Predicted 3D model of a 501-nucleotide part of an RNA (small-subunit ribosomal RNA, 5' domain) from an uncultured bacterium.
The full RNA is in RNAcentral, with records from ENA, Greengenes and SILVA.
Context: one part of a larger RNA
RNA sequence: GGAUGAACGCUGGCGGCGUGCUUAACACAUGCAAGUCGAGCGAGAAAGUUCUUCGGAGCUUUUCUAGCGGCGGACGGGUGAGUAACACGUGGGCAACCUGCCUCAUAGAGGGGAAUAGCCUUCCGAAAGGAAGAUUGAUACCGCAUAACAUUGUUGAAAGGCAUCUUUUAACAAUCAAAGGAGCAAUCCGCUAUGAGAUGGGCCCGCGGCGCAUUAGCUAGUUGGUGAGGUAACGGCUCACCAAGUCGACGAUCAGUAGCCGGACUGAGAGGUUGAACGGCCACAUUGGGACUGAGACACGGCCCAGACUCCUACGGGAGGCAGCAGUGGGGAAUAUUGCACAAUGGGGGGAACCCUGAUGCAGCGAUGCCGCGUGGAGGAAGAAGGUUUUCGGAUUGUAAACUCCUGUCUUAAAGGACGAUAAUGACGGUACUUUAGGAGGAAGCUCCGGCUAACUACGUGCCAGCAGCCGCGGUAAUACGUAGGGAGCGAGCGUUGUCC
Numbered sequence: 001g002g003a004u005g006a007a008c009g010c011u012g013g014c015g016g017c018g019u020g021c022u023u024a025a026c027a028c029a030u031g032c033a034a035g036u037c038g039a040g041c042g043a044g045a046a047a048g049u050u051c052u053u054c055g056g057a058g059c060u061u062u063u064c065u066a067g068c069g070g071c072g073g074a075c076g077g078g079u080g081a082g083u084a085a086c087a088c089g090u091g092g093g094c095a096a097c098c099u100g101c102c103u104c105a106u107a108g109a110g111g112g113g114a115a116u117a118g119c120c121u122u123c124c125g126a127a128a129g130g131a132a133g134a135u136u137g138a139u140a141c142c143g144c145a146u147a148a149c150a151u152u153g154u155u156g157a158a159a160g161g162c163a164u165c166u167u168u169u170a171a172c173a174a175u176c177a178a179a180g181g182a183g184c185a186a187u188c189c190g191c192u193a194u195g196a197g198a199u200g201g202g203c204c205c206g207c208g209g210c211g212c213a214u215u216a217g218c219u220a221g222u223u224g225g226u227g228a229g230g231u232a233a234c235g236g237c238u239c240a241c242c243a244a245g246u247c248g249a250c251g252a253u254c255a256g257u258a259g260c261c262g263g264a265c266u267g268a269g270a271g272g273u274u275g276a277a278c279g280g281c282c283a284c285a286u287u288g289g290g291a292c293u294g295a296g297a298c299a300c301g302g303c304c305c306a307g308a309c310u311c312c313u314a315c316g317g318g319a320g321g322c323a324g325c326a327g328u329g330g331g332g333a334a335u336a337u338u339g340c341a342c343a344a345u346g347g348g349g350g351g352a353a354c355c356c357u358g359a360u361g362c363a364g365c366g367a368u369g370c371c372g373c374g375u376g377g378a379g380g381a382a383g384a385a386g387g388u389u390u391u392c393g394g395a396u397u398g399u400a401a402a403c404u405c406c407u408g409u410c411u412u413a414a415a416g417g418a419c420g421a422u423a424a425u426g427a428c429g430g431u432a433c434u435u436u437a438g439g440a441g442g443a444a445g446c447u448c449c450g451g452c453u454a455a456c457u458a459c460g461u462g463c464c465a466g467c468a469g470c471c472g473c474g475g476u477a478a479u480a481c482g483u484a485g486g487g488a489g490c491g492a493g494c495g496u497u498g499u500c501c
């Protein structure tokens, strides 16, 4: 000098764009953050209408829903505790794999069954919730039929390769499927099996990126084999048996520190430092463990168990998880609103209308950063007054002010008023912007002035009070302390401190 997620002191006019718990992965009141589908299903409620023996019954359409069922809650959002690891980056491999929704293609959907929630009745419980009986539907569940280019097994053939093998093809045997809904209909949305694609993932390997030897030996599922189990898949992944190996000064192992990268800062570069915001990957969700469901989780706002903590309780037992968005307490030098809207972009559900969306779009707060603009312009010497200083002549503040003439950025008021949305739909927002009018009116500070380093005098103080980044200054003429005048630098900022180059 540059940089900063900064903080502190003094000061503070406006706008645009960014950015804002770096500390306690501390504890959390309250509200919201993941629902949706009645065109899967039965049932109920409301409304309308007709009949009525005034008890009620029928019909219609619309709306609403607790429950069963489907899809989505594995995305999006947060955090960086752990992790020195195939976690990440980069380059490869899978002849060892999976992939809901989507696209393309081929074929199919025949005929049955038994339940169960809800509703009703009874009961237990303070509650959370639960039990029994009766009854009911489905795109919920289960057989049967049909079926191969699917899977498995056996037997052949051909081609290829990378060791196990791969691909193509033939025969035989065995196994496995389905669901309907809307519409007058056409048709549409779904369903089943298979193949291919796309997308997303899983696994393996080479290389790379940290400090310590005041850590030198480490290791028993450990290293390898055979067999089996398990997985979507390879594999000590797991198990039984067998062998005794494996790693290590090219730094194993132990302990320490740390999420990694694209990038960012700095530097002429080499390099050094860093990983806030934005993007990719990983890990985690009160602590530890576990599986279930599912195409996908060992699942932040799912389940079970254990621990700590908090709350309710009738003491028998229950409920909870902000490292989502706001917000609270605490910690701290320090970091914001319990805001508006789904209008846009995107996501989930739905045939659609639409619903949900603290993702997102916006607004609010903070000079926290960068950028832009302003606080007036021109003229104006009696060089006014006042201040400071003086050798008492003057010098300086200083064209500075006053005064004269202008301008209208910003500002104030009024009127009009968007783009973003295409026919409609705008939170932002009566915002940006435009026009008109008023009036210099409302808008300058901070640090420094001994040398480094741009900028000097007076007074006070007297090794005191104090200053200080280094050298150093102050003990009676201090350009170094304090104040004043003057000056220098930067300017809505300036200075200090921390950290990096």
Stems, first nucleotide, its partner, number of pairs: 001501004006497005013373006019366002021331001026329003030326003035071003040068002043065004047060005078284003088208007097201002102197007110144001112142002120133005150175011180189003210256001217247001219245001222244008259281004263274004286307005309320004337363001339362003345359001346357004376406004386397004410442001411438006420428001445490005450471003456485005466473002